This is a predicted structure of a 108-nucleotide RNA (SAM riboswitch aptamer (S box leader)) from Metabacillus lacus.
It matches the Rfam family "SAM riboswitch aptamer (S box leader)". Its family is annotated with regulation of gene expression in the Gene Ontology.
The prediction has a mean pLDDT of 82.
The model forms 97% of the base pairs in the Rfam consensus.
RNA sequence: CACUUAUCCAGAGAGACCGAGGGAUCAGGCCCUUUGACGUCCGGCAACCUCCUUUUAUGAGGAACGGUGCCACUUCCUGCAGAAUGUAUUUAUUCUGAGAGAUAAGUC
Numbered sequence: 001c002a003c004u005u006a007u008c009c010a011g012a013g014a015g016a017c018c019g020a021g022g023g024a025u026c027a028g029g030c031c032c033u034u035u036g037a038c039g040u041c042c043g044g045c046a047a048c049c050u051c052c053u054u055u056u057a058u059g060a061g062g063a064a065c066g067g068u069g070c071c072a073c074u075u076c077c078u079g080c081a082g083a084a085u086g087u088a089u090u091u092a093u094u095c096u097g098a099g100a101g102a103u104a105a106g107u108c
Stems, first nucleotide, its partner, number of pairs: 002107007013042001015041003021032003026079004043071003048067002050063005075100001080097007
């Protein structure tokens, strides 16, 4: 890098440093940001791996030292397909699915 499985509307500082961009990519939209964003450190959240208890059990409960992860906005929203409703001739809203992506665990 590729593949498989699971999850992605919850949660997380009014600290320190830094100094101009940032919200994955492309397009459109909407936002954050010198009242200091992004990033780094500290701090925190969560509980995938892990550990403990229990169970016939792939179930239930708990812990958080360790391996990751995460800490504006649903993965910020839309983009492709389908359905419903409204409008009446191309649009709006909602829902479902796909695609893309992120994270974990595993496989080659």